[in-house]
Source information: This is a predicted structure of a 126-nucleotide RNA (FMN riboswitch aptamer (RFN element)) from a Candidatus Firestoneibacteriota bacterium. Lineage of the source: Bacteria > Bacteria candidate phyla > Candidatus Firestoneibacteriota. The sequence was found by an Rfam model in a public genome assembly.
RNA sequence: GUUGACCUUCGGGGCGGGGUGUGAAUCCCCACCGGCGGUGAAAGCCCGCGACUCUGCUGCUUUAAGCAGAUUGAACCGGUGUAAUUCCGGUGCCGACCGUUAAAGUCGGGAUGAAAGAAGGCAUAA
Numbered sequence: 001g002u003u004g005a006c007c008u009u010c011g012g013g014g015c016g017g018g019g020u021g022u023g024a025a026u027c028c029c030c031a032c033c034g035g036c037g038g039u040g041a042a043a044g045c046c047c048g049c050g051a052c053u054c055u056g057c058u059g060c061u062u063u064a065a066g067c068a069g070a071u072u073g074a075a076c077c078g079g080u081g082u083a084a085u086u087c088c089g090g091u092g093c094c095g096a097c098c099g100u101u102a103a104a105g106u107c108g109g110g111a112u113g114a115a116a117g118a119a120g121g122c123a124u125a126a
Base pairs, nucleotide, nucleotide: 006121007120008119009118010117016030017029018028019027031106032105033095034094035049036048037047038046044093045092053070054069055068056067057066058065075091076090077089078088079087097109098108099107
């Protein structure tokens, strides 16, 4: 200098105003938000990962847990620069499931959950 196991902690933001209506934080107009790692320089929309949803198997024997797989959204133009689809300017676009007096990225719920991963401990270690 590098590295595995184990342990601990941390680990997601956002509807404010107006309109219609019996009724909308769900529709319409304006507004607001952006997990983790990587990438020649900083990314919701470049490459991946996680989450959510679904399927199969193991296990259980009545629903703990584990494994494998599938699905999984969206960006261009100009400028600066050695280098940027990441910065600056402009104009766009996207957002699981269940629920709801009425259709939800923003409200309620699974979730005081899980997890990508981050930091630390073990460690004057191997």